[in-house]
Molecule: transfer RNA
Organism: Deinococcales bacterium
RNA sequence: GGAUCGGUGGUGCAGUGGUUAGCAUACCCGCCUGUCACGCGGGUGGUCGCGGGUUCAAGUCCCGUCCGAUCCGCCA
Numbered sequence: 001g002g003a004u005c006g007g008u009g010g011u012g013c014a015g016u017g018g019u020u021a022g023c024a025u026a027c028c029c030g031c032c033u034g035u036c037a038c039g040c041g042g043g044u045g046g047u048c049g050c051g052g053g054u055u056c057a058a059g060u061c062c063c064g065u066c067c068g069a070u071c072c073g074c075c076a
Base pairs, nucleotide, nucleotide: 001072002071003070004069005068006067007066010025011024012023013022018056027043028042029041030040031039049065050064051063052062053061
């Protein structure tokens, strides 16, 4: 340099065009318990890497760009 895949709450992930983006875990509150843990209920937290385009409507499709992973190639 080329190809492919990925970037979504603190962390790990789901979500292939349609109402208010979900799940687990973590965190906070309550219940339970002699205490802790477990368990149960509730809550906080993300405008989806960035910019643009298509569309009535984009996390989702297209283009550019940044970052990461894998493979291939080049130089040394």